[in-house]
RNA sequence: UCAGUUGGCCGGGCGGCCGCUCUGUAAGUUGGCGCGUAAUUGCCGGCGGAGAGGAAAGUCCGGGCUCCACGGAAACACGGUGCCGGGUAACGCCCGGCGGGGGCAACUCCAGGGAAAGUGCCACAGAAAGUAAACCGCCGCGCCCCCCAUUGCGGGAUGCGCGGCAAGGGUGAAAGGGUGCGGUAAGAGCGCACCGCGCCCCUGGCGACAGGGGUGGCACGGCAAACCCCACCGGGAGCAAAACCGAAUAGGGAUGGCACGGGACGUUCGCGUUCCAGGCUGGUUUCGGGCCGCCGUCCGGGUUGGUUGCUUGAGGCGUCCGGCAACGGGCGUCCCAGAUGAAUGGCCGCCAUGCGGGCUCGCCCGCAUACAGAACCCGGCUUACAGGCUGGCUGACGCU
RNA sequence: GGUCCCGUAGCUCAGCUGGAUAGAGCAGCGGUUUCCUAAACCGAAGGUCGCAAGUUCGAGUCUUGCCGGGACCGCCA
Numbered sequence: 001u002c003a004g005u006u007g008g009c010c011g012g013g014c015g016g017c018c019g020c021u022c023u024g025u026a027a028g029u030u031g032g033c034g035c036g037u038a039a040u041u042g043c044c045g046g047c048g049g050a051g052a053g054g055a056a057a058g059u060c061c062g063g064g065c066u067c068c069a070c071g072g073a074a075a076c077a078c079g080g081u082g083c084c085g086g087g088u089a090a091c092g093c094c095c096g097g098c099g100g101g102g103g104c105a106a107c108u109c110c111a112g113g114g115a116a117a118g119u120g121c122c123a124c125a126g127a128a129a130g131u132a133a134a135c136c137g138c139c140g141c142g143c144c145c146c147c148c149a150u151u152g153c154g155g156g157a158u159g160c161g162c163g164g165c166a167a168g169g170g171u172g173a174a175a176g177g178g179u180g181c182g183g184u185a186a187g188a189g190c191g192c193a194c195c196g197c198g199c200c201c202c203u204g205g206c207g208a209c210a211g212g213g214g215u216g217g218c219a220c221g222g223c224a225a226a227c228c229c230c231a232c233c234g235g236g237a238g239c240a241a242a243a244c245c246g247a248a249u250a251g252g253g254a255u256g257g258c259a260c261g262g263g264a265c266g267u268u269c270g271c272g273u274u275c276c277a278g279g280c281u282g283g284u285u286u287c288g289g290g291c292c293g294c295c296g297u298c299c300g301g302g303u304u305g306g307u308u309g310c311u312u313g314a315g316g317c318g319u320c321c322g323g324c325a326a327c328g329g330g331c332g333u334c335c336c337a338g339a340u341g342a343a344u345g346g347c348c349g350c351c352a353u354g355c356g357g358g359c360u361c362g363c364c365c366g367c368a369u370a371c372a373g374a375a376c377c378c379g380g381c382u383u384a385c386a387g388g389c390u391g392g393c394u395g396a397c398g399c400u
Numbered sequence: 401g402g403u404c405c406c407g408u409a410g411c412u413c414a415g416c417u418g419g420a421u422a423g424a425g426c427a428g429c430g431g432u433u434u435c436c437u438a439a440a441c442c443g444a445a446g447g448u449c450g451c452a453a454g455u456u457c458g459a460g461u462c463u464u465g466c467c468g469g470g471a472c473c474g475c476c477a
Stems, first nucleotide, its partner, number of pairs: 001396010012351007020051006031044003053371001057382002060380005065238004072287005078234005083097005098112001099110004113229002118227002120223003135169002137165007146156002177195006196218001197216008242308004252299007261276006278292004301476002315334008352369008401473007410426004419457001429443004450466005
């Protein structure tokens, strides 16, 4: 210098004018309005302060919070996760490793448990697709026939039959270990060496696993993002949760399921209390608990106001310490949107960046400036994004 | 806030447990017939299976993530 790889950060700036929301002044009675409302103390104005994001998005995971009385036990069903160790409130997230694939390398990708529990599938092609098999082929034996040479102890070719084999060919995504040597009629883990694989042991490591030794002649094809098995995790609904105040209406009607049973005591004879049974209540069952009528469906009616929840939180920033890191701990400091028919905007000037044009060559003119916008709050993931800044590492080339 | 479904030719739809040429009807195109048109008959064409990754020998089909469209539920008594 070029090529590549991997993090981190920003995502327009300054000034002026006019608006919007919240809030302080303000527990005031007044700066103004008591004729602002059904209600809250409300509205208007003055001055001061604050006011979108890295994704506020998708709603894909995990929590907090609230209600379902508790969210109890066991089994089943359903859903999810899936190498190891750590981090965390938790996670399917993150960090560090292991194994495998890719890359010269930096680095990167992997839904990465189990296929010797069982079931299923493996199209076409092919002999055979799973307790293997034999189309061509190779080899042996027998028979028929023919040829050569010539009559024997022969050799060869073709065909048929009976056997042996799986080396080679061919099919396929995949053909029951691979390479080599020996061996054999031909062959074959049949034997041997190396590699691979299984089992056992030793060493190292918390572990995934790695290294080494022995042993087995190989038994175990692939698919679990097919059913399934194993281990672990999971109650449901969601701020329109939920609570309070206020207003209005008919706290109305129809209908379905199960139950409305018995005993004792009291009694003002209406009923009440208690026990058993029964019913209802979580996705199902059983146990425990709770309730005594419970659980639905449809029609009709009403309100679509206010307050709380509502923003101080697993919070931000700085610094020190521990840790390879994710992260954790200590100290200091800061308070940083709370709307609800839903505020956070518009215009102008200068600058910045990009594009186009002009020309007196460093100025002028015009246009544009991404993705997108809080809605109870956090931690992640994923997706969208004009442009810019910056750190580490690798390879090649050149120079010293 | 939550739940569910769909996306295949210009339009409406098949394609079921993966299997190789993705089909059907209508529309459109060419031809036959007719004086011409319609109807009828014959023929051919037309597809990024919404997009992108992955699993698999093989994906319209299975899995994941996006994109687009649609439907439903919710307050009080």
This is a predicted complex of two RNAs, RNase P RNA and transfer RNA, with 477 nucleotides together. Its mean pLDDT, the model's own confidence on a scale to 100, is 76. It holds a member of the Rfam family "Bacterial RNase P class A". By type it is a ribozyme.